RNA sequence: GGCCUCGUAGCUUAACUGGAUAAAGCACCUGGUUACGGCCCAGGAGACUUGGGGUUCGAAUCCCUACGAGGUCA
Repeated sequence: GGCCUCGUAGCUUAACUGGAUAAAGCACCUGGUUACGGCCCAGGAGACUUGGGGUUCGAAUCCCUACGAGGUCA
C1' cells in the first nucleotide's frame, strides 16, 4: 500500500426485515439487612450508537468519506 471484518454506558454484549422512549449482565450510587464489611433484597443514575455528509416519512441498522481497532496478502 491492496482487500476483508468491526466501532452502541466504565467493561462485556443485545436491538428481529429500517419503525414507538436503544435493552441486559458486571461495575457504580442510595436504602434495607449486618456489630462492620461481604453475600442477599429493593430502588436509582449512566450511551442522542466513533466524527461528518447522504438516502428515506423514519437510520444504531443502508450508501459515501474521515478516524480508530483487528485480520489477511505483498

Transfer RNA from a Bacteroidota bacterium, 74 nucleotides, folded computationally. The RNAcentral record of the sequence draws on ENA. Model confidence (mean pLDDT): 81 of 100. The source organism's lineage runs through Bacteria, Pseudomonadati and Bacteroidota. Rfam family: tRNA.